[in-house]
RNA sequence: UCUAUAGAUAGAGGCGCAUUUUCUAAGAGUAAUCCGGGCAAGGGCGGCGGGCCCGAUGACCCCGGACGAAAGGAGAAAAUGCCGAAGGGGCAUGAUUCCGUCCGGUCUGCUGCCUGGUUGUAUGGUUAAGAGCCAUGCGACUGUCGCUGGUAUAUACAGUGGAGAGCUAUCGGUAGA
Numbered sequence: 001u002c003u004a005u006a007g008a009u010a011g012a013g014g015c016g017c018a019u020u021u022u023c024u025a026a027g028a029g030u031a032a033u034c035c036g037g038g039c040a041a042g043g044g045c046g047g048c049g050g051g052c053c054c055g056a057u058g059a060c061c062c063c064g065g066a067c068g069a070a071a072g073g074a075g076a077a078a079a080u081g082c083c084g085a086a087g088g089g090g091c092a093u094g095a096u097u098c099c100g101u102c103c104g105g106u107c108u109g110c111u112g113c114c115u116g117g118u119u120g121u122a123u124g125g126u127u128a129a130g131a132g133c134c135a136u137g138c139g140a141c142u143g144u145c146g147c148u149g150g151u152a153u154a155u156a157c158a159g160u161g162g163a164g165a166g167c168u169a170u171c172g173g174u175a176g177a
Stems, first nucleotide, its partner, number of pairs: 001177005007171005014083001016082009033066006042054004046102005086115003089111004094107004116142011144162006
C1' cells in the first nucleotide's frame, strides 16, 4: 500500500417517518336524557354456559317533539425525537373488556418473518365516511450499490438487477500478501 473480516463514530435519501399540543371541519342534529302517541312481552351485557340488570308503574320496537354530546380517525400550524425512521405479520393462557371459554378490540413485551422511500390505481379489510389507515397485485418517480454501455479514466447520461443485515465518510483492531 492492497485484500479480507468484524467493530466504533458521524451522515444521506424527501410531499421522509413517528409522537405531542393548539385550532378547525366532520362525527351530528347522531348517541344519551326528557315529553306525547302506538304496539304488547320480552330486552341488555360480542357467541356458548353462568351470573347480573331492566320490563304490565308498559320495557324492546315505531312515530312526533324538546334538548343535545363525546371518542377514535382527518386537515393546518408549532414543537420534540429520529433515517428500520416506521408500518405490518407472528408469539405471549401478559393486562383489560361481569365470571369461564371461543372470537374480536385496545395496551404492553418479545421476534432481523415481510417492506429502501414517496405516490397512482384495482381488490379486500377497517371506519360514520367518497376522508384516512392497513394488506396484496400492477405501474410511475426517486435514492443507493452491483453489472453493461458511455468516455483516456472518472463524471454526466442510458439500460438492467438487488435490498436497509444496505450505502457513504472517518477512526482504530485482527489476518494475509

This is a predicted structure of a 177-nucleotide RNA (Lysine riboswitch aptamer) from Thermoclostridium caenicola. The organism belongs to Thermoclostridium, within Bacteria. Of the family's consensus pairs, 100% are formed in the model. The sequence was found by an Rfam model in a public genome assembly. It matches the Rfam family "Lysine riboswitch aptamer". About the family: Riboswitches are metabolite binding domains within certain messenger RNAs that serve as precision sensors for their corresponding targets.